[in-house]
The RNA shown here (small-subunit ribosomal RNA) has 1465 nucleotides and comes from an uncultured bacterium.
RNA sequence: AGAGUUUGAUCCUGGCUCAGAAUCAACGCUGGCGGCGUGCCUAACACAUGCAAGUCGAACGAGAAAGUGGGGGCAACUCCAUGAGUAAAGUGGCGACCGGGUGAGUAACACGUGACUAACCUACCUUCGAGUGGGGAAUAACUUCGGGAAACCGAAGCUAAUACCGCAUAAGUCCGGAAGGAGAAAGGCGCAAGUCGCCGGGAGAGGAGUCCGCGGUCGAUUAGCUAGUUGGUGGGGUAAAGGCUCACCAAGGCAAAGAUCGAUAGCCGGCCUGAGAGGGCACACGGCCACACUGGCACUGAAACACGGGCCAGACUCCUACGGGAGGCAGCAGUGGGGAAUCUUGCACAAUGGGGGAAACCCUGAUGCAGCGACGCCGCGUGAGCGAUGAAGCCCUUCGGGGUGUAAAGCUCUUUCGACAGGAACGAUAAUGACGGUACCUGGAGAAGAAGCUGCGGCUAACUACGUGCCAGCAGCCGCGGUAAUACGUAGGCAGCAAGCGUUGUUCGGAGUUACUGGGCGUAAAGAGUAUGUAGGCGGUUGACCAAGUUUGGUGUGAAAUCUCCCGGCUCAACUGGGAGGGUGCGCCGAAUACUGGUUGACUGGAGCGUGGGAGAGGAAAGCGGAAUUCCUGGUGUAGCGGUGAAAUGCGUAGAUAUCAGGAGGAACACCGGCGGUGUAGACGGCUUUCUGGACCACGGCUGACGCUGAGAUACGAAAGCGUGGGUAGCAAACAGGAUUAGAUACCCUGGUAGUCCACGCUGUAAACGAUGGAUACUAGGUGUGGAGGACAUACAACCUCUGUGCCGAAGCUAACGCAUUAAGUAUCCCGCCUGGGAAGUACGGCCGCAAGGCUAAAACUCAAAGGAAUUGACGGGGGCCCGCACAAGCGGUGGAGCAUGUGGUUUAAUUCGACGCAACGCGAAGAACCUUACCUGGGCUAGAAAAUGCAGGAACCUGGGAGAAGUCUCGGGGUGCUCUUCGGAGAGCCUGUAGUUAGGUGCUGCAUGGCUGUCGUCAGCUCGUGUCGUGAGAUGUUGGGUUAAGUCCCGCAACGAGCGCAACCCCUAUCACUAGUUACCAGCGGGUCAUGCCGGGGACUCUAGUGAGACCGCCGAUAUUCAAAUCGGAGGAAGGUGGGGAUAACGUCAAGUCAUCAUGGCCCUUAUGUCCAGGGCUACACACGUGCUACAAUGGUCGGUACAAAGCGCUGCAAACCCGCGAGGGGGAGCCAAUCGCAAAAAACCGACCUCAGUACAGAUAAGAGUCUGCAACUCGACUCUUUGAAGUCGGAAUCGCUAGUAAUCGCUGAUCAGCAGGCAGCGGUGAAUACGUUCCCGGGCCUUGUACACACCGCCCGUCACACCAUGGGAGUCGUUUGCUCCAGGAGUGCCUGAGCCAACCGCAAGGAGGCAGGGUCCCAAGGAGUGAACGGUAACUGGGGUGAAGUCGUAACAAGGUAUCC
Repeated sequence: AGAGUUUGAUCCUGGCUCAGAAUCAACGCUGGCGGCGUGCCUAACACAUGCAAGUCGAACGAGAAAGUGGGGGCAACUCCAUGAGUAAAGUGGCGACCGGGUGAGUAACACGUGACUAACCUACCUUCGAGUGGGGAAUAACUUCGGGAAACCGAAGCUAAUACCGCAUAAGUCCGGAAGGAGAAAGGCGCAAGUCGCCGGGAGAGGAGUCCGCGGUCGAUUAGCUAGUUGGUGGGGUAAAGGCUCACCAAGGCAAAGAUCGAUAGCCGGCCUGAGAGGGCACACGGCCACACUGGCACUGAAACACGGGCCAGACUCCUACGGGAGGCAGCAGUGGGGAAUCUUGCACAAUGGGGGAAACCCUGAUGCAGCGACGCCGCGUGAGCGAUGAAGCCCUUCGGGGUGUAAAGCUCUUUCGACAGGAACGAUAAUGACGGUACCUGGAGAAGAAGCUGCGGCUAACUACGUGCCAGCAGCCGCGGUAAUACGUAGGCAGCAAGCGUUGUUCGGAGUUACUGGGCGUAAAGAGUAUGUAGGCGGUUGACCAAGUUUGGUGUGAAAUCUCCCGGCUCAACUGGGAGGGUGCGCCGAAUACUGGUUGACUGGAGCGUGGGAGAGGAAAGCGGAAUUCCUGGUGUAGCGGUGAAAUGCGUAGAUAUCAGGAGGAACACCGGCGGUGUAGACGGCUUUCUGGACCACGGCUGACGCUGAGAUACGAAAGCGUGGGUAGCAAACAGGAUUAGAUACCCUGGUAGUCCACGCUGUAAACGAUGGAUACUAGGUGUGGAGGACAUACAACCUCUGUGCCGAAGCUAACGCAUUAAGUAUCCCGCCUGGGAAGUACGGCCGCAAGGCUAAAACUCAAAGGAAUUGACGGGGGCCCGCACAAGCGGUGGAGCAUGUGGUUUAAUUCGACGCAACGCGAAGAACCUUACCUGGGCUAGAAAAUGCAGGAACCUGGGAGAAGUCUCGGGGUGCUCUUCGGAGAGCCUGUAGUUAGGUGCUGCAUGGCUGUCGUCAGCUCGUGUCGUGAGAUGUUGGGUUAAGUCCCGCAACGAGCGCAACCCCUAUCACUAGUUACCAGCGGGUCAUGCCGGGGACUCUAGUGAGACCGCCGAUAUUCAAAUCGGAGGAAGGUGGGGAUAACGUCAAGUCAUCAUGGCCCUUAUGUCCAGGGCUACACACGUGCUACAAUGGUCGGUACAAAGCGCUGCAAACCCGCGAGGGGGAGCCAAUCGCAAAAAACCGACCUCAGUACAGAUAAGAGUCUGCAACUCGACUCUUUGAAGUCGGAAUCGCUAGUAAUCGCUGAUCAGCAGGCAGCGGUGAAUACGUUCCCGGGCCUUGUACACACCGCCCGUCACACCAUGGGAGUCGUUUGCUCCAGGAGUGCCUGAGCCAACCGCAAGGAGGCAGGGUCCCAAGGAGUGAACGGUAACUGGGGUGAAGUCGUAACAAGGUAUCC
């Protein structure tokens, strides 16, 4: 410090997620030791038991017992001493208000910080100075009696004090203006000295109380709150100011800088995080506060309204004799309960501290220690060295090896920790040690007792094998898993951390993702529809003063601990001691005066006013006008009109439409008219008048900062809509009808009502848009246009200034698009708004509205995206240009028939398999009777049908018999070779048997693959290097203007070049030349034949086959001009514009086809999914489709006759002549390894004859019989021949195919495969057309451009209802609970007040009595409780509303392209 994730890719916006640190933690696996810390976050739930606050006999009175010793007594027992002035209890004093716990309540002067107290208190302690004299009356304990179950209580009697009460005195104190008055004490101990006390006062220290400034939570879907309320006067009250309280008077006080109400919460030092600013937290330690079962109350006291005190009420628990009583662990342990979860009913007062005491001492669950828990931090160990080209095991493997791995073993050492044994502290400088026989030290033994957890797809360090097969599972995000998973599970290996490691929860960080530091708002979320203006914020020039802000010096405070630095102590560290710093804050004293502010004076530039002008659909009202539509009346006139893509509904013979004239009525104002004008926006358009607002220009006269913005507020605010009343020509929601359609509640048509119009009143919203708030200043220009002015001599033109309104552009800005003096630039001020998508601008609440609805405005839940701009493609029922037998123009077919063939389907034991739009279907198959053959049935074999190796036997090989369907099984016969030889044998090759490594598989996966192939497509495209442009994906080049069959070429150009394609080079063919002539040829010469290049010969010709020539827009003209590319025409030429044909197929697309050509990974079978054999099947047949053949006839058929090819093939062959057969064919065998011989007859054509329009002398299926050939074998299942039979069919619906010239059409010939089998396929030649105006349309393609929400790319994407499941949520008759307001009733305990006839010791008084007090009674206030009535929140609910999610449901097709009716508000 960043990273992953939206896309095909990119940049941006934006959310989600991760890596870090931390934790009072918990859970899973694991666990050696020690130190220091730390440990109920939940039920402030309930608590058994023990302990946690006592002490003083030197304040006081009284005062045991057991036990022991002694005496008496027979004994029971009793007495004395001791125990002992002890225990226990009481009076009294001090303490119990500290210490310890908890965080419920509390949003408050509770806390923090800083001030104030002249408005206050303070026991014990210190110090100063003044006193301590003399009396009195009681009362607990105790005794007696009584009541009660108990707790306890009552009566009578005795008694002491440092308990209580007077008197005296009064330095100082208090009251009072003064005079004056008031007001005290206690003694104990000691032989004594003395000491400890006591009383009144001053001061101090420490500790409390009160008040004030400032600071720190959320909600406005809480906006008004308040009656002791705010203030005053007086009384009361308190230690103390004060409505603290009361009476009276006044009517105030608080609040948008958030009162009140609701929710939450103890506050702080600090702790965690962070670079910091911040954010979160409030456990331990420290300070403060609050509380002590819940609520209320006071008493005592220096201090309490009191955790281990009291009274009362309530709930709960316990005891009870039912009458009454007792209790309060949020002290330490501990128990139950709750919970994911949190410890011992330990030791000691030795230390520190506290209470009491003169002290000894007692008390102290404060505290010091120990125990339990890896809960955290820190430290240590689990060994160290040597040890193999490297054991075993395990894992991987390309089978060679590699890994674990110096790791182990082994050898040599060491002993920290732990265990064992021995010694032994500091803490206490004298006594006292819980910890503790602890820390620590020493000794011997022995590698001995001590390693796990998580991860390994990316982020993120670390990879392989097997298993699994969208299953099981993983997952923080992205995402893995559907048969080769580095992502699941296991193993090996590796990585990380380590007595821990992971997970989960939480916090901060990363997140600049709430932005003070430090963000934004044209299109991503975000400018309010517009204006006026209140509060507030901000504010021109200049002088003086003040010193609030500001800056600065000093000073006080900011507790300790924590933090940082330095130094020290535990062996180090954690931990801890000392010192210093810091503590950003607040107060006080001073200084400065630039800026801000305040006061005061001045100025004119901002702003406003004035005077003079012109411009304008600015607003309101009234009036007027013409054109058009419709309607009415009348005339003319006749059959249609109207409407549409086409129609129909509709209107019209009762006279429409059309046309003429007249009239009625409503609405809107053509041309001018203009990115022209006006207005704040909405908006405003005929003309005239009246009323009226604003802006602009000129002048620079007046005021003198009067300004800008603007939360709330107020006004205006299109259309639609609402209310009341009018009006209604046209248009037109709803509605009706007609069409369209699968449907059509739409688009189109015919009608048509609200409405549109007017008046008045509501509504208050729009894509109310420049998707751009207002104001001010500054920052290059160019070019239009509206208004006003200036200057020039008037005008035109041009120029200048101000003010509007457009376009283009520099810098700059921007994610880009774009903006750019009318900013989205540079700055300042003010307001509004945003913080992922959906749910949702919805619910609830509130406000507004007649309603419709508007404004304000969430959450649960759900997703990992949603989005902006731009890029490349693809696509469009977008556009432009261009091409192709693409259409058109033609010729011939298919689709109908019969047959052939392939496919689907069906059937079957099997009908083997593959191929499925074009690009499967006469395809793999260039040829299934057996074989092929992969399928089925049956019979066999199991190292196998083949190969390599070891061992054993035999040479090999030839041959006979039997069984069987065959494979095969079985019984024989013959036979011994070659090389070497030491003559025993060995070896090579072959055969048989056997062993095992293995063979074999047309079994699966073409979606694991290679290779090959199809297709777009012989379409003209596809790319690269360098440069340039762009943040980038990318662009440029390759686009543009021409041209071409072509990215072919030319020109232009931030491109310049290059590659793969195109073309050319290759082959065939068309012409010619040369060369060469056998088997081909034969002109001339010669010979010969019935005839024939037959022979001699020739090399002329044809031809053969080799080498060349030729064609290049080269020439001419025209067109185009850029004087390019090229195009058109012509000449010449055999051939003319790539002459014709072939071969040749760019980057890529289709997970296209093929595991059955072959090869191959993985998986599967191994007496079978292998292999051998026989037979069957692949040839089935109701049907459907594709491709063909033959036809339907006269351009024909039949018969007879006569011609003319090319290209091939032939020794397992082609086969002539000749003979036989009607024929297929048979016999025959010359010749030929082929320019020699043969297949071989070419056919259509031509000539002649017959047939005469019919199911025929067309057509030939089907069928019967008889044959031929091939073959081991033609039954299933071959081809051919002959005779006979003679079916459908008379030109083919919708639809559809081929072809542009030697082509289509038509005719035959050959070949491959092949024993045989061709209507198929591959070739060959013969005869030989028609048509193309043209590119609107269909299909396919190329280039450019445009839109896009597509990128699996339109066979795309995607919306809504309905149905089903699940989830959360709103409403809901109600119902339950919690909190709380108001009104009333009630009134315990208790203080105050009143009363006090009852009672009473101290003082006065001789007494009576008084003073004073108590009980009792009353009263104010008041807790609980009760009644009524509201409010808020929460739970639940029949039913109901929408929402979200879910695998491949239903219906349609709304949106994205002009999305097929542009979309949207």
Background
The RNAcentral record of the sequence draws on ENA and SILVA. It matches the Rfam family "Bacterial small subunit ribosomal RNA". The prediction has a mean pLDDT of 86.